[in-house]
Context: one part of a larger RNA
């Protein structure tokens, strides 16, 4: 290869958009390209394989059959697929009319808190730990008062609560702006999923150039600690965290669980529509999320479990014994740092 897998054993792509392809509701006529069936060619002989003979047997050897799964070419069938044609609405969208919400980008505002500054009050001390120094402090600290300055992060609300695709998003206003749920059933009429290649978009730290710098703090220095402490402890401290642009393009990027669609017990709680009742703030039904238990299934257990890891289909990606290795070399990407494709030798 055939196949089996992919929550934890090896295995879901970080996530979206979309090209090729792959698949793809219901229904009507045509077609007959794929299927299916008959019949004609051919598909060399020897072998293979069934019977039969022939050498005393076998081994070989005749001889008849079958087989050669194939390809052409005609006749036919038309259920399914495919092509054309015509129709539908349930998928999908569109429209109206409602709704919540930390979805996003910008602009501005607030207040607490620290850290400095200035200016009172007051005086030896503070501050830090297990304990302790380093360290501030009579050049007036630490504490309390008022005031200015500056930067950065938003208590409480706050909730297995919300919003996006993920990353990820939280004071408060306002522009702009993106998706999304629910009611009506007014339009379109399969217009759908899925998606190799490529585009975007991507947490923290790092890189460039310019700003900013208020706590915090790699690194570095001192003080302890110890056998030693290049570490945990504590005093300080620079990059960096913030801000624009532009890059990097990885993460235990995690549900360690790919997208879509259909089916398959139930409870009990939230969020966000709507529908009924009524006793008007409760109950009941129902859509669309997020949680908890469980029943049939499933699993190697563990667990999962209408938000399936459960029965099915359709498309991508990915595995295939450990180490050697996500390395080498090469290719591409990048300033760099590196990422990304990605082995063998060898060795248990």
């Nucleotide at each position: 290869c055939u196949g089996g897998g992919c929550g934890u054993a090896a295995a879901g792509g970080g996530c979206g958009c979309g090209u090729a392809g792959g698949c793809g509701g219901c229904u009507u006529u045509a077609u007959a390209a794929g299927u299916c069936g008959g019949g004609g060619g051919u598909g060399a002989a020897a072998g293979c394989c069934u019977g039969u003979g022939g050498c005393u047997c076998a081994a070989c050897c005749a001889c008849a059959g079958a087989a050669u799964u194939g390809c052409c070419u005609u006749c036919g069938a038309u259920a399914c697929u495919g092509u054309a044609u015509g129709g539908c609405u349930u998928g999908a969208g569109a429209c109206c009319g409602g709704a919540a919400g930390a979805g996003g980008u910008u602009a501005g505002u607030g207040g607490a808190a620290c850290u400095g500054c200035g200016a009172g009050u007051g005086u030896a001390g503070a501050g830090g730990u297990g304990a302790a120094a380093u360290u501030c402090g009579u050049a007036g600290a630490u504490a309390u008062u008022c005031g200015c300055a500056a930067g950065a992060a938003c208590a409480c609300c706050a909730g297995u609560g919300g919003c996006g695709a993920a990353g990820g998003c939280g004071g408060c206003u306002g522009a702009c702006u993106g998706g999304u749920c629910c009611g009506g059933u007014u339009c379109u009429g399969a217009c759908g999923c899925u998606g190799a290649g490529g585009c975007g978009c991507g947490a923290a730290a790092g890189c460039g150039u310019g700003g900013g710098g208020a706590g915090c703090a790699a690194a570095c220095a001192g003080g302890a600690u110890u056998a030693g402490a290049u570490a945990c402890c504590c005093u300080g401290g620079u990059a960096g965290u913030c801000c624009a642009c532009g890059c990097c393009g990885u993460a235990a990027a995690c549900g360690a669980u790919g997208a879509a669609u259909g089916c398959c017990a139930g409870c009990c709680g939230u969020u966000g529509g709507g529908c009924a009742g009524c006793u008007u703030g409760c109950u009941g039904c129902u859509c669309a999320g997020u949680g908890g238990c469980g029943c049939a299934g499933c699993u190697a257990a563990c667990g999962c479990u209408u938000u399936a890891a459960g029965c099915a289909u359709u498309c991508c990606g990915c595995c295939u014994g450990g180490g050697g290795a996500g390395u080498a070399c090469g290719g591409u990407c990048g300033c760099a740092a590196g990422a990304u494709u990605a082995a063998a030798a060898c060795u248990c």